Transfer RNA from a Streptosporangiaceae bacterium, 73 nucleotides, folded computationally.
[in-house]
RNA sequence: GGGGCCUUGGCGCAGCUGGUAGCGCGCUUGCUCGGCAGGCAAGAGGUCAGGAGUUCAAAUCUCCUAGGCUCCA
Numbered sequence: 001g002g003g004g005c006c007u008u009g010g011c012g013c014a015g016c017u018g019g020u021a022g023c024g025c026g027c028u029u030g031c032u033c034g035g036c037a038g039g040c041a042a043g044a045g046g047u048c049a050g051g052a053g054u055u056c057a058a059a060u061c062u063c064c065u066a067g068g069c070u071c072c073a
Stems, first nucleotide, its partner, number of pairs: 001072007010025004019056001027043006049065005
């Protein structure tokens, strides 16, 4: 220098057939318990690495940039 893959709530991931973002763990509150743990119920938390474009509509398509992994030189 060139190719490929990845970047989604605190953490690990799903969603890639464009249509108002979900799961597990964790966290908060309540109930249960003498208390803790456990169990049950409810809830908060992301606008999808950043920007631009296409579209009625983009996490999802296209381009650029940044970071990480990897292959080639």
The RNAcentral record of the sequence draws on ENA.